Two RNAs folded together computationally: RNase P RNA and transfer RNA, 451 nucleotides in total. Its mean pLDDT, the model's own confidence on a scale to 100, is 76. Rfam match: Bacterial RNase P class A. It is annotated as a ribozyme.
RNA sequence: GGGAAGCGAGUGCGGAUCGCGGCCGGUGGCGUCGUUCGCGGUGCCUUCCGGUCGAGGAAAGUCCGAGCUCCGCAGGGCAGGGUGCCGGCUAACGGCCGGGCGUCGCGAGGCGACGGACAGUGCAACAGAGAGCAGACCGCCGAUGGCCCGCGAGGGCACAGGCAAGGGUGAAACGGUGGGGUAAGAGCCCACCGCGCUCCCGGUAACGGCGAGCGGCACGGCAAACCCCACCCGGAGCAAGGCCAAGCAGGGGCGAGGCGCGGCCCGCGCCGUCGAAGCCCCGGGUAGGCUGCACGAGGCGGCGAGCGAUCGUCGUCCCAGAGAAAUGAUCCGCCCCCGGCUCGCCGGGGACAGAACUCGGCUUAUUCGCUUCCCUCUC
RNA sequence: GGGCCGGUAGCUCAGCGGUAGAGCAGGGGACUUUUAAUCCCAAGGUCGUGGGUUCGAUCCCCACCCGGCCCA
Numbered sequence: 001g002g003g004a005a006g007c008g009a010g011u012g013c014g015g016a017u018c019g020c021g022g023c024c025g026g027u028g029g030c031g032u033c034g035u036u037c038g039c040g041g042u043g044c045c046u047u048c049c050g051g052u053c054g055a056g057g058a059a060a061g062u063c064c065g066a067g068c069u070c071c072g073c074a075g076g077g078c079a080g081g082g083u084g085c086c087g088g089c090u091a092a093c094g095g096c097c098g099g100g101c102g103u104c105g106c107g108a109g110g111c112g113a114c115g116g117a118c119a120g121u122g123c124a125a126c127a128g129a130g131a132g133c134a135g136a137c138c139g140c141c142g143a144u145g146g147c148c149c150g151c152g153a154g155g156g157c158a159c160a161g162g163c164a165a166g167g168g169u170g171a172a173a174c175g176g177u178g179g180g181g182u183a184a185g186a187g188c189c190c191a192c193c194g195c196g197c198u199c200c201c202g203g204u205a206a207c208g209g210c211g212a213g214c215g216g217c218a219c220g221g222c223a224a225a226c227c228c229c230a231c232c233c234g235g236a237g238c239a240a241g242g243c244c245a246a247g248c249a250g251g252g253g254c255g256a257g258g259c260g261c262g263g264c265c266c267g268c269g270c271c272g273u274c275g276a277a278g279c280c281c282c283g284g285g286u287a288g289g290c291u292g293c294a295c296g297a298g299g300c301g302g303c304g305a306g307c308g309a310u311c312g313u314c315g316u317c318c319c320a321g322a323g324a325a326a327u328g329a330u331c332c333g334c335c336c337c338c339g340g341c342u343c344g345c346c347g348g349g350g351a352c353a354g355a356a357c358u359c360g361g362c363u364u365a366u367u368c369g370c371u372u373c374c375c376u377c378u379c
Numbered sequence: 380g381g382g383c384c385g386g387u388a389g390c391u392c393a394g395c396g397g398u399a400g401a402g403c404a405g406g407g408g409a410c411u412u413u414u415a416a417u418c419c420c421a422a423g424g425u426c427g428u429g430g431g432u433u434c435g436a437u438c439c440c441c442a443c444c445c446g447g448c449c450c451a
Base pairs, nucleotide, nucleotide: 001375002374003373004372005371006370007369008368009367012334013333014332015331016330017329018328020054021053022052023051024050025049026048028045029044030043031042032041033040034039056352060363061362063361064360065359066358067357068237069236070235071234075266076265077264078263080233081232082231083230084229085099086098087097088096089095100114101112102111103110104109115228116227120226121225122222123221137167138166139163140162141161144160145159146157147156148155149154175193176192177191178190179189180188194217195215196214197213198212199211200209201208202207241291242290243289244288250282251281252280253279254278258271298317299316300315301314302313303312304311305310335350336349337348338347339346340345341344380450381449382448383447384446385445386444389403390402391401392400397434406420407419408418409417427443428442429441430440431439
């Protein structure tokens, strides 16, 4: 000068004064029930007193995954959605851990939606000769055939034709480098590299091998295009749902081989025979209480297993909870940062934010400090 | 608290991989004595913001910001 992991929270610590919310106990008042009239039980409160607890790493976004609750559900198929290297962890996951490969970095390390493009369909504007089993504008050649010159050897033209090395276009042009070869060229041939296939070795696997053989090269890109393959997924959400109290007014439509529900189909289930079940629409009423709801995939510590995520076991702790609204304010001293100077004081500042059914993650916002390990450079 | 939509010119909306349009409004001109109507012309865009996929993104994917609707 950097990299990684983890931890602590900030208006932190000590004190003073005043305050807020939940629960418990006492006290006072009011109501109610019982009563042996002494009192006891129970409910409420702008009474008062005491005790105890009282935001976060993200409580946030609601992006995933679950618990819980209601509805649906014999089973199968289709549609739809999601995930996507391999192995593991987990209640589960799109999360985490370990590994592989790719890529960036001198490095410690960082980052990666990372299955399949010989199953099929499709896309590629403009430019360019040619954009997918393509193509010849400039260029190179013109061996062979043609034409011209020459007695001839040979030379010239660039008409037929050959080439794809070089230039040019493009995001992308049908392997790269070197040599041979040729009229000029070209995997045309060779060596090395790259690629594909088969086998061998290592690895659970992804994958790896300066292992062997074969193939002269075919098989370009896009799947966050349709799609294919593998795996997973019923719907809704605590304003779910349950109990109690209060209050109100009904009306219309559909309705038999039909109707309802599940996304659809097969199927299955249910109701039912003329006004019923059921469904839809309009209208009316309520805006109250209790519960769900705080012991949980829980926190902390020790030991053990594992590289790790994590798991096992023992001990210990109980830790907000509503009404959407509480969790604070002021002062003094100390701490940290910044600025100033008369060097000890003065002034300013200490982020983002904030529970509402609960957990596991991800993502986003954000200030400062601490610890440990590692890399590079200089001395 | 939970669920679901939308953001493109001043306004209302199209566009859904290939250089972003329409109507109205505003500006200039023509016609008219003048205005309106009509006709012609040009101007006007970080496609809410930032990343990613792709040769190429308003469009596909992800994360934020803003606005709106619904529920007992």